[in-house]
Context: one part of a larger RNA
């Protein structure tokens, strides 16, 4: 992990509510105790003892059915129209460790320096090598000294490097060999060195060349007993069963914000007669909405311009002029959560009927909640961002199973007493996985668009459909064949402009079937190609706008793709009718359980967390009883079979080997799967 076993709401009180049963009742009731007796339960006594009630009001004096306020006989507080009291169970409540387990901490007496810091005292140990410092001494030197040189000497927190201490870097180890070590490798190695013995310093104290280090594998205050079940507004855990009802994450205050009080909103008792929907009438409101020459305040053209800016004039004034700002007043336009000449729907309040029938309201006893979260509708806040965030409504989900949405708490249908191999449908589906129509009929779409949900802005001779409109057998559009010209190179301009750099322009006129002072390409300029425009040839429709269906580009995401998949194109896509069937714990039938109303008979209901309420079963023990049961087998223990809604209970094969039960009542160490629960085993 697993088995066994033990493991949490208890017990005390002269406390306190409240309900239940019971005595007695304007009263009720004893404690300590003491007597009495059938010695185990009782019975007296204690009783002019307390204690609760029987009368209250006032700060009190102190009055009293009243009483205080007060000048008051006034108004007003509180009282008065009686029912209490004593046990017993029961549910809460206070006080206690008060359900259990759980800190880190504090105090308060004692134990520790055999490690380990640092002192004292008294001892011990550093192979071997090199270097060669004062200082002396020959010998040169000096006037003398200084000085040189070579010998001698053997100084050093001084060199290399065993022992002998430390522990620089790697590796290994990391349930180790080892609760700090092993290899390599590195540092000191006459020193502030390293060592043994015996001694000292103590816990808010000690020691510390100082890391907050060590002070016995423990140190930002050791250990070990107590105080003690410290304290935990925090985690965890709390042990059968069935029935009935069923929330809350919300207000307002809080050293308050993951905790409380009080208030709401379950729940039981009792009482009261309400509650709510609909129609219909009556009613106070200023929200969508609208509107603003109705008001505050914003606001775009235009029309009028007071007034101002600039400009001209003048010595200055008057004056006069405007591509400028701009008052007021009018046309149009139009805006506002803190604007309103106006103004609803819905809500809300009252009334009348009708309809349901305790859903309503009240005291009084028990809770729990006081992290809520999605959806959609009105809103603030945000980017009209968020599975954001804060409010109102409402639905769900919390505390809801079942059918849909591949899958998916909150979306869509639907509210699971119980049993069956029964029928209808709900939302969604009917090609196959996969229950049921590749259903009818009629458009559409070529993009696999799509086939359950998100792509814009643009862009597009993709396609249908409708609308308006032009040309067309006097031949239309398209295409092929020909023309497409002359004054002229129009005029300026310019190096040069000839139809085509670029300026002007009543851009004309001619001959024409038609042909611009030129559509675009092209030369330096010209040349050349093309277009408009016309004839021809051909033979039936062609064009343009609008507006609307479904494609269609834009389109880029992080491990191959995918509509759940497979796959589907007169579809199994979309869009429009229809008819059919499938589908669920919804409904309906059957047969049964329970709870509540009513009661001849019927009739509504029975998802549920927290919680409240009700009835039960099992386990130990205890008294009364069955003059129970048992070695011809007791408990126990491995099954089997039947009962019971269930907890669980009866009877029995095998086992076991000596004690146990039914039944009324009574008391609890009274139920385990959970507590990183304890303890033993595996």
């Nucleotide at each position: 992990g697993c088995c066994u076993a033990c493991g949490a709401g208890u017990u005390g009180u002269u406390u306190c509510a409240c309900a239940u049963u019971a005595g007695c009742g304007a009263g009720g009731u004893u404690a300590a105790g003491u007597g009495c007796u059938u010695c185990a339960g009782g019975c007296a006594c204690g009783u002019a003892a307390g204690c609760c009630g029987g009368a209250g009001c006032g700060a009190g004096a102190g009055c009293g059915a009243g009483u205080c306020u007060u000048a008051a006989u006034a108004g007003g507080g509180c009282g008065u129209a009686u029912a209490g009291u004593u046990a017993u169970u029961g549910u809460g409540a206070a006080c206690a460790g008060a359900c259990g387990c759980g800190a880190a901490a504090c105090c308060u007496a004692g134990u520790g320096a055999u490690c380990u810091a640092c002192c004292c005292u008294u001892g011990g140990c550093c192979a071997g090598g090199u270097u060669g410092a004062a200082g002396u001494u020959a010998c040169c030197g000096u006037a003398a000294c200084a000085g040189g040189u070579g010998a001698u000497g053997g100084a050093g927190g001084a060199c290399c490097g065993a022992a002998c201490c430390g522990g620089u870097a790697a590796a290994a180890g990391u349930u180790g060999a080892a609760a700090a070590u092993u290899u390599u490798u590195c540092g000191g190695a006459u020193g502030a060195g390293c060592u043994g013995a015996g001694g000292g310093u103590a816990g808010g104290g000690g020691u510390g060349a100082a890391a907050g280090g060590c002070u016995a594998a423990u140190c930002a205050a050791a250990c070990u007993g107590g105080g003690a079940g410290a304290u935990a507004g925090c985690u965890c855990g709390u042990a059968c069963u069935c029935c009935c009802c069923g929330a809350a994450a919300u207000g307002u205050c809080u050293u308050u914000a993951g905790g409380g009080a009080c208030a709401g909103c379950c729940u039981c008792a009792u009482g009261a007669u309400a509650g709510u929907u609909u129609a219909c009438c009556g009613g106070a409101g200023g929200u969508a909405g609208a509107g603003c020459u109705a008001c505050u305040g914003a606001u775009a053209g235009g029309a009028u311009g007071c007034g101002a800016g600039g400009g001209u004039u003048u010595c200055a004034c008057c004056g006069c002029c405007u591509a400028u700002c701009a008052a007021u007043u009018c046309c149009u336009g139009a805006c506002a959560a803190a604007c309103u000449c106006c103004g609803a729907a819905u809500g809300c309040c009252g009334g009348u009927a009708a309809a349901u029938g305790u859903u309503u309201c009240a005291u009084g006893g028990g809770a729990g909640u006081g992290a809520g979260u999605c959806g959609c509708c009105g809103g603030g806040u945000g980017c009209u961002a968020a599975u954001g965030u804060c409010c109102g409504g409402u639905g769900g989900c919390a505390a809801a199973a079942g059918g849909g949405a591949a899958a998916c708490a909150g979306c869509c249908c639907a509210g699971a007493c119980c049993a069956a191999c029964a029928g209808u449908u709900a939302a969604g589906g009917c090609c196959c996985c996969c229950a049921a129509u590749a259903g009818u009929g009629g458009u559409u779409u070529a993009a696999g668009u799509u086939g359950a949900u998100c792509a814009a802005a643009c862009g597009c001779g993709g396609u249908g459909a409708c609308a308006u409109u032009g040309c067309a057998g006097a031949g239309a559009c398209a295409g092929c064949u020909a023309g497409g010209a002359u004054g002229u190179u129009a005029g300026c301009u310019u190096g040069g402009a000839a139809g085509c750099a670029g300026c002007u322009a009543u851009u004309c006129a001619u001959u024409u079937a038609a042909a611009g002072a030129g559509u675009g390409c092209g030369u330096a300029a010209c040349a050349g190609c093309u277009c408009a425009c016309u004839a021809g040839u051909c033979g039936a429709g062609c064009g343009a706008u609008g507006u609307u269906g479904c494609a269609u580009g834009g389109a880029u995401a992080a491990u191959a793709a995918u509509c759940g998949g497979g796959c589907a194109u007169c579809a199994a896509g979309a869009c429009c009718a229809c008819a059919g069937c499938c589908g669920a714990a919804a409904c309906u039938a059957u047969g049964g359980a329970c709870u509540c109303c009513u009661u001849u008979a019927g009739g509504a209901g029975u998802g549920g967390u927290a919680g409240g309420g009700g009835a039960g079963c099992a386990u130990u023990c205890c008294a009364a009883u069955c003059a129970g049961c048992g070695c011809a087998g007791a408990a126990g223990g491995c099954g089997u079979a039947c009962c019971g809604u269930g907890a669980g209970g009866u009877a029995u094969u095998c086992u076991g080997g000596a004690g146990c039960g039914g039944u009324u009542g009574g008391a609890a160490g009274a139920g385990a799967a959970g507590a990183u629960g304890u303890a033993g085993g595996c």